[in-house]
RNA sequence: CGCUCAUCCAGAGGGGCAGAGGGACACGGCCCGAUGAAGCCCCGGCAACCCUCCAGCCGUCCGCUCGCAUCCGCGAGGCCACGGCUCGGGAAGGUGCCAAAUCCGUCUCAUGGCGAAACGCGCCAGUGAGAAAGAUGAGGA
Numbered sequence: 001c002g003c004u005c006a007u008c009c010a011g012a013g014g015g016g017c018a019g020a021g022g023g024a025c026a027c028g029g030c031c032c033g034a035u036g037a038a039g040c041c042c043c044g045g046c047a048a049c050c051c052u053c054c055a056g057c058c059g060u061c062c063g064c065u066c067g068c069a070u071c072c073g074c075g076a077g078g079c080c081a082c083g084g085c086u087c088g089g090g091a092a093g094g095u096g097c098c099a100a101a102u103c104c105g106u107c108u109c110a111u112g113g114c115g116a117a118a119c120g121c122g123c124c125a126g127u128g129a130g131a132a133a134g135a136u137g138a139g140g141a
Base pairs, nucleotide, nucleotide: 001140003139004138005137006136007135008134013043014042015041016040017039021032022031023030026106027105028104029103044098045097046096049094050093052090053089054088055086056085057084058083059082060081064077065076066075067074068073102133107130108129109128110127111126112124113123114122115121
């Protein structure tokens, strides 16, 4: 950066400085905060995207092994190599993260309850699926 892909209901906090805000933006909610917000620093932790090693399984196959064939070749195997997979194992390094689902909604589709018929409208952060936006990583330009 009007780019691509993956993930986003799990997990993980103490101390110091600071001093009023914070939960991305806007709006509506709902929360956190003087028992100390944001920000900065130190230490600790979580996770497993990149990286790395290991295990198992699957696939491919030049070379390799076996069988058949006069030759071209055909069939089988699968050590090595490469690729893929696993709510797999590890965590030194590069990031990231450590209230609440990305706190919830907003747009589209479907749908439940209540407001004592239906439609409509309102409410229930109503429910489910998708999108948008955003965050993080790995790439690309």